[in-house]
Description:
Predicted 3D model of a 90-nucleotide RNA (SAM riboswitch aptamer (S box leader)) from Arthrobacter sp. 131MFCol6.1. Its mean pLDDT, the model's own confidence on a scale to 100, is 83.
RNA sequence: UAACCAUCCCGAGCGGCUGAGAGAUCUGGCUCUGUGACGCCGCAGCAACCCCCUCUUUGAGGACGGUGCUACCGCCAGGACCGAUGGAGA
Numbered sequence: 001u002a003a004c005c006a007u008c009c010c011g012a013g014c015g016g017c018u019g020a021g022a023g024a025u026c027u028g029g030c031u032c033u034g035u036g037a038c039g040c041c042g043c044a045g046c047a048a049c050c051c052c053c054u055c056u057u058u059g060a061g062g063a064c065g066g067u068g069c070u071a072c073c074g075c076c077a078g079g080a081c082c083g084a085u086g087g088a089g090a
Stems, first nucleotide, its partner, number of pairs: 001090001004087005013043005021032003025079005044070003049066002052062004074082001
């Protein structure tokens, strides 16, 4: 990078740095934001896809490690060879 499978209305925030936009994209809404958003880093937490462990094993529970996630249903509606994350391969 292209194709495949699963998930996307549950859950979980503080500190430091930075400094103006941000919530993926288009249109229209609705929100967040100098009382510092978004982003980066650290720590903490959530979750249970992979690994692993336990049990009464099509299941339930746990959570050391690899990812992921921690405003709003992927913020909402419509659109499109839509997107994100994980898994197993090429």